[in-house]
RNA sequence: CCCCGGUCGUCGGGAGAGCGUGGCAGCUUCCCAGCCACCGCCGAAGGCGCAACCCCCAGGAACCGCUCAGGCAAACGGACCGGCGACGCAGU
Numbered sequence: 001c002c003c004c005g006g007u008c009g010u011c012g013g014g015a016g017a018g019c020g021u022g023g024c025a026g027c028u029u030c031c032c033a034g035c036c037a038c039c040g041c042c043g044a045a046g047g048c049g050c051a052a053c054c055c056c057c058a059g060g061a062a063c064c065g066c067u068c069a070g071g072c073a074a075a076c077g078g079a080c081c082g083g084c085g086a087c088g089c090a091g092u
Stems, first nucleotide, its partner, number of pairs: 006087008018039001020038005040072003046068001047066003053060002
């Protein structure tokens, strides 16, 4: 110096599951959005786990499990992946 990896930023891709039912209210009417309740579901923010696996003292931990939170037309969000840029910084 270059490449890879890492961190951050930015752009893009990004699944799943009822446009459920009843009431309230808004309101010309209907629909949609909002609030409350109920039933059914999803799992890739986060969280938890007696969890595959790593390690084998202790621990760590997944896209596995659980669904507290969140979500189930669109929008927003979205693990993760890619492009670009910056940085021994960033993060803790």
This is a predicted structure of a 92-nucleotide RNA (Glycine riboswitch aptamer) from Sulfuritalea sp. Model confidence (mean pLDDT): 75 of 100.